[in-house]
The prediction has a mean pLDDT of 85. Predicted 3D model of a 682-nucleotide part of an RNA (large-subunit ribosomal RNA, domain II) from Ruminococcus sp.
Context: one part of a larger RNA
Parts: sequence; structure tokens; C1' cells
RNA sequence: UCCGGCGAGUUAUUGUAUGGAGCGAGGUUAAGGUAUUAAGUACCGGAGCCGAAGUGAGAGCGAGUGUUAACAGCACGAAUUUAGUUGCAUGCAAUAGACCCGAAACCGGGUGACCUAUCCAUGUCCAGGCUGAAGUGAAGGUAAAACUUCAUGGAGGGCCGAACCGACCCCCGUUGAAAUGUUGGCGGAUGAGGUGUGGAUAGCGGAGAAAUUCCAAUCGAACCCGGAUAUAGCUGGUUCUCCCCGAAAUACUUUUAGGAGUAGCCUUGAGGGGCGAUUAUCGGAGGUAAAGCACUGAAUAAGCUAGGGGGCGAGAGCCUACCGACCUUUAUCAAACUCUGAAUGCCGAAUAAUCAGACUCAGGAGUCAGACUGCGUGAGAUAAGUUUCGUAGUCGAAAGGGAAAGAGCCCAGACCUACAGCUAAGGUCCCUAAAUAUACUUAAGUGGAAAACGAUGUGGAUUUGCGUAAACAACCAGGAUGUUGGCUUAGAAGCAGCCACACAUUCAAAGAGUGCGUAAUAGCUCACUGGUCGAGUGAGUCUGCGCGGAAAAUUUAACGGGGCUAAAGUAUAUACCGAAGCUUAGGCUUGUAUCAUAUGAUACAGGGGUAGGGGAGCGUCGUGUAAGAGGUGAAGCAUUAGCGCAAGCGGGUGUGGAUUUUACACGAGUGAGAAUGCCGGA
Repeated sequence: UCCGGCGAGUUAUUGUAUGGAGCGAGGUUAAGGUAUUAAGUACCGGAGCCGAAGUGAGAGCGAGUGUUAACAGCACGAAUUUAGUUGCAUGCAAUAGACCCGAAACCGGGUGACCUAUCCAUGUCCAGGCUGAAGUGAAGGUAAAACUUCAUGGAGGGCCGAACCGACCCCCGUUGAAAUGUUGGCGGAUGAGGUGUGGAUAGCGGAGAAAUUCCAAUCGAACCCGGAUAUAGCUGGUUCUCCCCGAAAUACUUUUAGGAGUAGCCUUGAGGGGCGAUUAUCGGAGGUAAAGCACUGAAUAAGCUAGGGGGCGAGAGCCUACCGACCUUUAUCAAACUCUGAAUGCCGAAUAAUCAGACUCAGGAGUCAGACUGCGUGAGAUAAGUUUCGUAGUCGAAAGGGAAAGAGCCCAGACCUACAGCUAAGGUCCCUAAAUAUACUUAAGUGGAAAACGAUGUGGAUUUGCGUAAACAACCAGGAUGUUGGCUUAGAAGCAGCCACACAUUCAAAGAGUGCGUAAUAGCUCACUGGUCGAGUGAGUCUGCGCGGAAAAUUUAACGGGGCUAAAGUAUAUACCGAAGCUUAGGCUUGUAUCAUAUGAUACAGGGGUAGGGGAGCGUCGUGUAAGAGGUGAAGCAUUAGCGCAAGCGGGUGUGGAUUUUACACGAGUGAGAAUGCCGGA
């Protein structure tokens, strides 16, 4: 990993609802007993329970009662066509382990110190070598000592180093040779040493040269059994089929936030009857968007002016290139501003059209983490595949077609079958089904990513200047004089700078000078003019499509690919392709209605579906009743026609060798693919 078997809503009691059965103003027996039995059954048994009357705290009273002074009022009742009760079945709830498996833990009683920690008693072990303390002896020495030397001696948690004990480093090993080891080095090795045997200390505890360390491969509290199926608002799992409907991820409350209760939304049954939805018409309330400045605030420029500041003055007063409310004019802003004010939405009524819901009661739920997209707000940075609301859609619970691929985008809602047709979104060169359509645009592979900004790219529209009295461009020629204008300055001569009614003269024209240049001159050039040439040439505005701006990490990689100059873009027209959409043909099924009533026919409308509600069935084992089958071959096993919407059924053949089937009821240890399921096998 696979295969086989086992494996999860049960039972009891009580309540409640529904279905069906008995009896019915009544219904029913419990314990127990009698009879007879294989189990059991029948009959007694009315004790009790529920109902037929309520009300009050109660005494109590009673179709009324309570409150109260009350004959009032009020509350709960009766009267009004009173229905209950006892089995059975099913749904649900409560109490029990209560659908199954799963803790870490808690408590009680025991078992452990053969591992290990410490202690007690008693034994035992430590090759060899080195060092040489005290003391002692002798000699020297001294007044005597001290002291010195040489011997002797044999101390030490002394030194080196085997056994022994340990465990510092590296490699190896790491499904090991080993649940802690091997090789090579390493530390202690007469000591707080090692070790044998016997004994002591026990879990709310012991022991500890102290590490939460050890107490039998287990230690922040050992192990075994028991309470015990502890509890688990948590995770996982929960077994056959078909049919109908079909959610929620919200509100309030919660020691509440991944859990609950009630409501909302789903389903089933009953009731009642037209109450519901959309549109059209009509009538309402409103203060959003927009807009506005009439209020509240914010805020702009100017005028006028009260007032203030400053100056002068003895004062009266005067002046003021200062500030400046109000007012007038000008231009603005606001979620918590409004003189105004929509569209939608909301409420209501009648009528009409289309549709098929609304409400009440009762049984059963699930849901309370939502996601994205468009629109309207808030938070954030007018960030987020961010977050909080509202609103609509889709996903959730939705398959199909498109977007290369894709929960949430676009189209469209799958009962089944078809080698039939028409379309939607989206497409029609090839991959790939269908147009190599028409007119313009683009030259950038733009298309097939991106801004401010920049640019004689190019198309369209439009305004305007100059121009055959010759424009624009190019070429030839001129571009002068007073004068080096004045000032300034070392110099300033058109050209550092300053000044100016920016002068005047000669001219076809020529600035007291457009730029380069010089120290200053010089020089080059421009404006301006003439000539050559001969038809367009400049400057703007609006707009279509392009260009630059444009740098990223494995590989082109920013069209799905090929490739495309259309097979790109804009506009237009007609075809075609294209889905589980619609239609056509056939079939199944649900609801409603009508007609028939053997249970069917017709019409209309339906049949995506998670949680979940409801309905109908298949199959397994057993019991009862009835009917059968079987050595001329039962069950089981293998294989294979056929039938049924499915679960499934079933004929034949082989094997097998003795049991077994069907119908109708009843009862369950009744259906496995998942639980890191359990057991066995491969």
C1' cells in the first nucleotide's frame, strides 16, 4: 500500500406532535392472583391515573371565582354544537455513557530501591616506578641552644602509569553490532577511592557535593488496578436507492465572540379564504444627489465707513502710503450649513393586466467564520486579493459556452435519449467550427502593459499673415554718413554697464544696432534693400491614430502559439460558426385542474442543488401464517443472455452435494471507502 472480515442515532422511562386502531362523557388497569402451558395466553383485580369545572396564596366558594366597602370595574373562566382516553407505529425532547472513537488530567487502594540516589552493617580490590615531610641517629657547631651537613625514616585528598573507575575531543555509527556503542587519543588511579553481599528510606512521598537529578529503557510528581464508557462548546468518522422542496453565514442577548437562546430565512401538515408580488394610474410623507449662500461657520479682492493705532496741537480739532467690523460689489467652500431641491426608493387606495404567493396554528430543521464584482459612503495614503456598512448580482449550493488556463467576470440555469434545427456571449488566416467582406486610419509589430512632460510623425476640421505689383527658401550684391551718440571707464568705438521725447543725413535699403568676435579697434553676420528664380509659403486653434519617456532577476515570456501590415484600429452592411439556452421527435416523473374510477386519460405548469425538511422503495438476518422447490441435484461459488429509473431481480451453463424459496405480516446486532479505525492475510 492493497485485499477480506468487524466497525457508529440504540434501549428503558416520561413528555409532546402526527398517523392509524379500540372504547367514548368516559377511557384504562398496576402490583398481585386463578387456570393451563414448552414459550405463553386467557380471565379476575378499579388501588391509582387522565378527562368531564373553574377560581383563589390559601381557608374556601363554585358556572362562577379572585380583588374590594361594593350588586362597580378589572383578571381568569363558563355559556356558543363539550372529546377524551388506552395500546401500537413514527418524528422530536428530557433523564440515563445516549451516534462512535479520542485526551492531558483528578481521586482511591495497592506494587516497586535486583536500575538508580543517599545511608547502615560486613567483606574485598588497587602491577610497577618516582618524590622523600615530620621524627630519629651521627658529625660539625654553641656557654647551652639555635643552626649546618650526612645518614636513617617513609608522610602526602603527593607525581608517572596498568588493572579498576570515569567520560574531555574528533571520526564512525544514526531502519546501529548496540533503544547511548566502536576505533584513536583523554581524566582519576591510597582516596570525599572502587566494588561484592545483606539491610533502610515510597509517590500529597523518598533520595539528592542541587541538574527539575534519580526512584526498574517511564519523572515539574513512578507504575498497576479501580471510580470509568471521567469530561471534551474541540478534531475525525458515521454504511442501500430513487422522487419533491430547499436555506444561512443577519438582528438582539450572552464570563459571549470558532459555543448558545429567541427572531429572520427552509421544510411538512392543517386552517381560512383573496388577504400576496410586479407594472400602469392616483394620493401622500421626506431633505439625499445636484445646487445655493437666505441661516451657521469657513474663506477672497476692492470700495465706503463706524471704530482703533500713529503724528501735530493748550484745547477744539486737524492729518494719516497704518489696521479695520458693518454695508455694497466681486469670486468661493461645508458629513454634523440650507432660501431651494430631483431621480430612485418607501407608505396607501381603487381598477386593469401578468403571476402565484400572503397570513395563522402545529411538527422538524439547519444557519450565526461568508467570498468577489458593479454602484453609494466611512477607515486607510480617494494604498491593498485591506477593512466597516448600504445596495444589486454571481459563487457559496451551479454544471454548460466565452475570457489560452480560471469559485465570485460575460452569456446561460443541466429530468433522460437523438449522427435534427435556430441562436447568446464570443468569434470566422492556420492550430480551431465559421468572411482572406467594404470604406478610411496606423508604420509604431502600435495592436500585444504605464504618467507628468517633450517632439517639423501623420490624417481630419478651422482661423489668420505674406504672395505673379513675384511671396517663402536658396544664390549674387549692398548693409552707408554725422559718429568712437552722451555718460562711465585704464579702455567702452553698434555689441561690460547707465541715459534717451531712440536723433538726423544720403538712400533702392541700412537699428545710435540681432548674434559671434577684440584688451579696445578690426573682422564675420543679422534686420532692411536690389537682382536671379517662378507658385505657393508662414503662424495658430480643435481633434483621430501613432513616437519618446519605458531598467530585473532559470528561457523568448506584456498576442495562447504559428504567424500577421492586416489576420491591427474606426465605421458600416450582410452572411456564417457557436452552449446541457430555445425549438423539433420520443420517453420518465412531480403538482394542479377536469373526466373516468379496474386506478387511468387529457390539458397546463414544473423536475441544478450543499446544510436541511418531506415522500416512496430495494436488499440482509430471523419469527409467524399460507403455498411450495430439492440426489432427475438445495444453499453457496464461477460465468453469462434478459428485465427494472435505481437500490436490485433473474433464466442458462459449470462446480457443489443437502438444504431452501415465494406471498403477506412482524422483529432487528440490517447495507462501509474513508475514522493517522480494529483484527487477519498478501